[in-house]
RNA sequence: AAGAGGUCGCAGUUUUUAUUAGUAAGUAUCAGUUAAUCAGAUUAUCGCUGAUACAUGAAAGGAAAAACUGCCGAAAUGUAGAAAAAAUAUCUGAGUUUUUCUAUGUUGGGGUACUAUAGAAUAUAUAGUAAACUGUCACAAUACAAUGUGAAGCGCUU
Numbered sequence: 001a002a003g004a005g006g007u008c009g010c011a012g013u014u015u016u017u018a019u020u021a022g023u024a025a026g027u028a029u030c031a032g033u034u035a036a037u038c039a040g041a042u043u044a045u046c047g048c049u050g051a052u053a054c055a056u057g058a059a060a061g062g063a064a065a066a067a068c069u070g071c072c073g074a075a076a077u078g079u080a081g082a083a084a085a086a087a088u089a090u091c092u093g094a095g096u097u098u099u100u101c102u103a104u105g106u107u108g109g110g111g112u113a114c115u116a117u118a119g120a121a122u123a124u125a126u127a128g129u130a131a132a133c134u135g136u137c138a139c140a141a142u143a144c145a146a147u148g149u150g151a152a153g154c155g156c157u158u
Stems, first nucleotide, its partner, number of pairs: 001158003006072001009071009025056001026054008037094006075107012108134002112130007136151005
C1' cells in the first nucleotide's frame, strides 16, 4: 500500500409501509384547583387539571422493506470535560433530553436466551451474564485429517 471475516458484516440518505391511534388537538357539561421535574418569583378563573359526550382527526422519535452511497474500529458504548439547542404558562437557577468536539477505557463478528434501562409497544436499541456458532493467529495432536486449548483488531493475509 492492497485485501479478508459476514446470505442478519457496519453506518448513512431517500422513498414506501405498518405501528404510534381513533391517541394529541376543538366544542359543551360537570368536578377539582393558585400552574403537574424541583426551588423562588410573576400572571391567569375567558386560566390550569381530570371525567363524560359530540364532531373531525394528526405528527415526531423508534421499526420494516427496497434502492443508492461510504466503508472493514467499519461502528457501538462507559467515564470526565467543553459548546450549542429543545421542551416544560413566563423569568431565574438546578435537573432532564438531543447534537457536536476533546481525552481516556471496553468490544474480533453476528445471532439466541435471561436480567436491567429507555420506549406506546410483546417492536426495537444499549449494557451485563450464559452456552453455542463463526473468522484470524499461536501451541498441541495427527491418519499430517477431524480435533483440543489459549489470545486479541495498534490483530491477520499478500
Predicted 3D model of a 158-nucleotide RNA (Lysine riboswitch aptamer) from a chicken gut metagenome. The prediction has a mean pLDDT of 82. RNAcentral holds the sequence, with entries from MGnify.